[in-house]
Predicted 3D model of a 527-nucleotide part of an RNA (small-subunit ribosomal RNA, 5' domain) from an uncultured bacterium. Its mean pLDDT, the model's own confidence on a scale to 100, is 87.

Context: one part of a larger RNA
RNA sequence: AUUGAACGCUGGCGGCACGCCUAGCACAUGCAAGUCGAGCGGCAGCAAGAUUGGUAGCAAUACCAAUUGUUGGCGAGCGGCGGACGGGUGAGUAACACGUAGGAACCUGACCUUCAGAGGGGGACAACCAAGGGAAACUUUGGCUAAUACCGCGUAAUCUCUGAGGAGGAAAGUUGCCCGCAAGGGUGACGCUGAAGGAGGGGCCUGCGUCCGAUUAGCUAGUUGGUAAGGUAAAAGCUUACCAAGGCAAUGAUCGGUAACUGGUCUGAGAGGACGACCAGUCACACUGGGACUGAGACACGGCCCAGACUCCUACGGGAGGCAGCAGUGGGGAAUAUUGGACAAUGGGGGCAACCCUGAUCCAGCGAUGCCGCGUGGGUGAAGAAGGCCUUCGGGUUGUAAAGCCCUUUAGGUUGGGAAGAAGUGUGCUAUCGGAUAAUGGUAGUACAUUGACGGUACCGACAGAAUAAGCACCGGCAGACUCUGUGCCAGCAGCCGCGGUAAUACAGAGGGUGCAAGCGUUAAUC
Numbered sequence: 001a002u003u004g005a006a007c008g009c010u011g012g013c014g015g016c017a018c019g020c021c022u023a024g025c026a027c028a029u030g031c032a033a034g035u036c037g038a039g040c041g042g043c044a045g046c047a048a049g050a051u052u053g054g055u056a057g058c059a060a061u062a063c064c065a066a067u068u069g070u071u072g073g074c075g076a077g078c079g080g081c082g083g084a085c086g087g088g089u090g091a092g093u094a095a096c097a098c099g100u101a102g103g104a105a106c107c108u109g110a111c112c113u114u115c116a117g118a119g120g121g122g123g124a125c126a127a128c129c130a131a132g133g134g135a136a137a138c139u140u141u142g143g144c145u146a147a148u149a150c151c152g153c154g155u156a157a158u159c160u161c162u163g164a165g166g167a168g169g170a171a172a173g174u175u176g177c178c179c180g181c182a183a184g185g186g187u188g189a190c191g192c193u194g195a196a197g198g199a200g201g202g203g204c205c206u207g208c209g210u211c212c213g214a215u216u217a218g219c220u221a222g223u224u225g226g227u228a229a230g231g232u233a234a235a236a237g238c239u240u241a242c243c244a245a246g247g248c249a250a251u252g253a254u255c256g257g258u259a260a261c262u263g264g265u266c267u268g269a270g271a272g273g274a275c276g277a278c279c280a281g282u283c284a285c286a287c288u289g290g291g292a293c294u295g296a297g298a299c300a301c302g303g304c305c306c307a308g309a310c311u312c313c314u315a316c317g318g319g320a321g322g323c324a325g326c327a328g329u330g331g332g333g334a335a336u337a338u339u340g341g342a343c344a345a346u347g348g349g350g351g352c353a354a355c356c357c358u359g360a361u362c363c364a365g366c367g368a369u370g371c372c373g374c375g376u377g378g379g380u381g382a383a384g385a386a387g388g389c390c391u392u393c394g395g396g397u398u399g400u401a402a403a404g405c406c407c408u409u410u411a412g413g414u415u416g417g418g419a420a421g422a423a424g425u426g427u428g429c430u431a432u433c434g435g436a437u438a439a440u441g442g443u444a445g446u447a448c449a450u451u452g453a454c455g456g457u458a459c460c461g462a463c464a465g466a467a468u469a470a471g472c473a474c475c476g477g478c479a480g481a482c483u484c485u486g487u488g489c490c491a492g493c494a495g496c497c498g499c500g501g502u503a504a505u506a507c508a509g510a511g512g513g514u515g516c517a518a519g520c521g522u523u524a525a526u527c
Base pairs, nucleotide, nucleotide: 001526002525003524005523006522007521008520009519012374013373014372015371016370017369018367019366020332025330026329027328029327030326031325034081035080036079039078040077042074043073050067051066052065053064054063055062056061088285089284090283097210098209099208100207101206102205103204106202107201108200111198112197113196114195115194116193117192119153121151122150128143129142130141131140132139133138159168160167161166173190174189175188176187177186178185179184211257212256213255218248219247220246223245224244225243226242227241228240229239230238260282261281262280263279264275265274266273267272287308288307289306290305291304310321311320312319313318338364340363341362342361346360347358348357349356350355377407378406379405380404387398388397389396390395411468413463414462415461416460417459421454424450425449426448427447428446429445430444431443432442433441471516472515473514474513475512476497477496478495482511483510484509485508486507492499493498
């Protein structure tokens, strides 16, 4: 000088940061990943209309049922996209993990550009219905049904394979508006398939760098290389068979210990040393161990399967769970916060959009944990008051300090006003693009309406009144600051030297002083 600090005493306000370093210990409860009805069948309800049938009525008509169409909503289901991001933690890892500089044998959803296509068919499975099993979790059988779900057929190259002859080889629709009696036509938006390129992302390989120990000296059998085959998105002993006998190591292999790495942080004149909280990049992990499935992407924190430990439910047959997400609880510990608000902004997922979701995020709460700023009053005031302390008893000191008088009102309190963070979104109108002179739609402008958790915000004004606001450590030397009393090698102090055994500036108290100040000291730790 510094700290993610803790402890003791003390404590007024604000801003900005930071806040389980220990048990990668166990977790009650709530929330943290959904969304799309403009992919689909449905379900429930409402309103209106048409047709058919039934009932009542002389009739007008009313009611009920079925079918069709429309509007709004939707639990569950099929389907799509997203749950591989975002968030957490640092256990493992001394390694191509990270950093840096390169490389060639690769993949890439959504996005951008370009080219081409989007023809014609089919069969299912959920939901649902029926019948069962089970305490539950859940599950079995039979039957019906839709699709942007699934499968053939047709077509296709700048695609794939190739022995160069050839062979293989895709798709999906939904919706807005206009014209039309209708059939149908026009147009826009979002999608779909194939191919090429791009952007961004990812996988792989290599040089160099990256802690301690030799009281660890030899290590290695898929081991090192080759051939062949397999395998991967892709190079490769990546895997297997066969062949050869190699490969690494005192420039430290192997083994053991410790450790996530970096940008950086702290210190220091620097060189160095120590560290890696917060923020940012990378990696690894998700109760412990193993495994794959799906997918553009995972061997997947809030997915699946198996095994294990633990916890819970049970009708004892069998089931359920995983906070190193945000809060919160127990435990451990010297020690570390609220079971808060909002999606208003930024960003993310889904959706044409409106919008929905978002413990990311933005805010608020708690904590002097740190840094910074402000305040606890200002002027005047000598009878140098009283009191305290000291005294050579004259006085000195506390001390202009207080009181008194005159002022001010920051912060706090009460009260009134009051931004910015808001960009957008909806509706109408205008212009323009597009198009049939039409239309939804796109773009620009404009009018109106509307969107703020923070928030009783910041900030500004008014009112009252010195009113509500100072402590802590030290005073022998180092090292700024001295006397008295008590104690008597006792009680005690102490960072080092050392103080204390009757005159202690070193212990304890007091008066006084010194230093810092909403803090001051101590302890721990680094330079």